Predicted 3D model of a 100-nucleotide RNA (TPP riboswitch aptamer (THI element)). Rfam family: TPP riboswitch aptamer (THI element). Gene Ontology term of the family: thiamine pyrophosphate binding. About the family: Vitamin B(1) in its active form thiamin pyrophosphate (TPP) is an essential coenzyme that is synthesised by coupling of pyrimidine and thiazole moieties in bacteria. The previously detected thiamin-regulatory element, thi box was extended, resulting in a new, highly conserved RNA secondary structure, the THI element, which is widely distributed in eubacteria and also occurs in some archaea. Analysis of operon structures identified a large number of new candidate thiamin-regulated genes, mostly transporters, in various prokaryotic organisms. Model confidence (mean pLDDT): 79 of 100. The sequence was found by an Rfam model in a public genome assembly.

Parts: sequence; C1' cells; structure tokens
RNA sequence: UGCCUUACCUCGGGGGGCUCGAAAGAGCUGAGAUAGCGCAAGCUGACCCGUCGAACCUGAACCGGUUAACACCGGCGGAGGGAAGGUUUUGGCACUCUUC
Repeated sequence: UGCCUUACCUCGGGGGGCUCGAAAGAGCUGAGAUAGCGCAAGCUGACCCGUCGAACCUGAACCGGUUAACACCGGCGGAGGGAAGGUUUUGGCACUCUUC
C1' cells in the first nucleotide's frame, strides 16, 4: 500500500401469514405475525437485511409432495428486481520500502 475480516458511526431497505372464535382472546410457524403515539395519513420501537445482496418483492391465486390450513420439503432458480457510505476500528494475508 492492497485485499479480506471485526467493531463503531451515520444512513437506507423490508415484512403483519394460517387456524379457532360473535367478540375479547387463544393456538401454530417464524428472527419478526406488532409495542407506543396519532382522527387519519403516517411516525417511532423490536426484528431481519444492505450489492460477496434468497432480508424482501415479482412471476404467483405457479408446479409436485405434504398439512385441516398456514407452515414445511423439492422445483421454478442464482430467473427478473432489490437497500451503503465513512472511520485515528479488530484480526489476518500478500506485496513494497528503510535500517541492523
């Protein structure tokens, strides 16, 4: 000096499913299925994710298996989209220079 990595700062992206119930509420999966404010629009919090990007969206009321249903497994498919900068930060690797 470069690359990778860690931490921090600032910023940004994203999601509210299924079942029972008149409702209140309860159960399931999940990181998260919604806590606070607001008449509302919306804002904030928690959680996950930010290009090495399957967080999340589209195709999609998709296809096969499975389930009461969602979930789950496989496919579609590494398909098309998708939100990042900084630092006097941690560790590692490589290269270069100087001195002995």